Context: one part of a larger RNA
RNA sequence: UUGGGCGUAAAGGGCGUGUAGGCGGUCUGCUAAGUCAUGUGUGAAAGCCCUCGGCUUAACCGAGGAACGACGCAUGAAACUGGCAAGCUAGAGUACCAAAGAGGGGGGUGGAAUUCCCGGUGUAGCGGUGAAAUGCGUAGAUAUCGGGAGGAACACCAGUGGCGAAGGCGAUCUUCUGGUCUGUUUCUGACACUCAGACGCGACAGCUAGGGUAGUAAACGGGAUUAGAGACCCCGGUAAUCCUAGCCGUAAACGAUGUGAACUUGGCGUUGGUGGGUUAAACUCCAUCAGUGCCGAAGCAAACGCGAUAAGUUCACCGCCUGGGGACUACGGCCGCAAGGUUAAAACUC
Repeated sequence: UUGGGCGUAAAGGGCGUGUAGGCGGUCUGCUAAGUCAUGUGUGAAAGCCCUCGGCUUAACCGAGGAACGACGCAUGAAACUGGCAAGCUAGAGUACCAAAGAGGGGGGUGGAAUUCCCGGUGUAGCGGUGAAAUGCGUAGAUAUCGGGAGGAACACCAGUGGCGAAGGCGAUCUUCUGGUCUGUUUCUGACACUCAGACGCGACAGCUAGGGUAGUAAACGGGAUUAGAGACCCCGGUAAUCCUAGCCGUAAACGAUGUGAACUUGGCGUUGGUGGGUUAAACUCCAUCAGUGCCGAAGCAAACGCGAUAAGUUCACCGCCUGGGGACUACGGCCGCAAGGUUAAAACUC
């Protein structure tokens, strides 16, 4: 490379924006680059293939034919692809009226709880465990009442509920701001899809500087357990967890399932719209669009299972895989303050 694949066997990039590239709706005309037809030229000989012949046969040799996948030129065709021109509205976008939402950034506010401090009541225990002990407590703890400080997180509502591209987002008010959806059809007129590089975002942990520190808690200390206990259990406890600015760029970053589009029997929920029927109003019923679940037809699948939110049937484009180990490694490059990340072999071995 061909071919086959990527939910779980190796394999979907963590996610997006988007350049080159690839690919691209419908109608008309022109063109003739691709495409097709005919003619012509070239495609040396030998070899391969077919036929015939010569050495007793064969190998070998001789003759003839075919072929030489390909290219040039000329003439022609115009369906398809491309190009040019002019249109269209079903894709895409725009406008308008409504709608829902833990989508994002900033600023304020609130209550419950834990801890600590002060004061009152009160007295000998509290705490903890399988059982204990370390620990706290007569310098008055635990319990209880009142007051105060401070930090972090927001019970119930809460829901296979919602929003976001993913990571993720949950008290409440306000402000700035992104996206989505329904319905009318207004406008533009293919502006679309995908996307190597590139750029941006990206949980936790970790790093730098400055703050903050209630609770929790790596490390660490102690008490237990145990043969030992570097652990599980208990008492403490520092980084960290929180905020600001900046790095890091990884995760079972998972639906282990790339994005977009089209098509393909059904049933039952649920979220947000719209239209219709019924009604006094509702409940309820029907249709439809956009999400989100369960079960299942055909089909697919090694099976498990998937099944209009496909892993079914197709198309466009990207990423990735090619026996196990060595190896998410070495070396080199790039990035990083570092930790390390990314790209990524070979020997050898089974």
Molecule: small-subunit ribosomal RNA, central domain
Organism: uncultured bacterium